[in-house]
Background: Predicted 3D model of a 76-nucleotide RNA (transfer RNA) from a Saprospiraceae bacterium. It matches the Rfam family "tRNA". It is annotated as a transfer RNA. The prediction has a mean pLDDT of 82. The source organism's lineage runs through Bacteria, Pseudomonadati, Saprospiria, Saprospirales and Saprospiraceae.
C1' cells in the first nucleotide's frame, strides 16, 4: 500500500424481500420481604459510526472518509 470483515440502547449482541428499531443484561419506579437478595408488573434510554447518493420510501443498496479487526504484499 492492496483486499475483506465489523461500527446497531450503558455493556453484549440480534435485525434475508429495502416498508413502525429489537432481545438479554443493566438501570429507574412500584410490588413482595422484618430487611435485603429473588421474583412480579411497568418505565426511561438509539442522529443505527460521519457526509453524501439512489429510491415513493434506506440500519439494510452506492460513494467517500473515520475508527477497529484479519489476511497479502514491502522493508528489514
Nucleotide at each position: 500500500u492492496g483486499u475483506c470483515u465489523c461500527a446497531u440502547a450503558g455493556c453484549u449482541c440480534a435485525g434475508u424481500u429495502g416498508g413502525u428499531a429489537g432481545a438479554g443484561u443493566g438501570u429507574c419506579g412500584c410490588u413482595c420481604u422484618g430487611a435485603u437478595a429473588c421474583g412480579g408488573c411497568g418505565g426511561a434510554a438509539g442522529u443505527c459510526g460521519a457526509a453524501g447518493g439512489u429510491u415513493c420510501a434506506a440500519a439494510c443498496c452506492c460513494u467517500u472518509c473515520u475508527g477497529a479487526g484479519a489476511c497479502a504484499a514491502c522493508c528489514a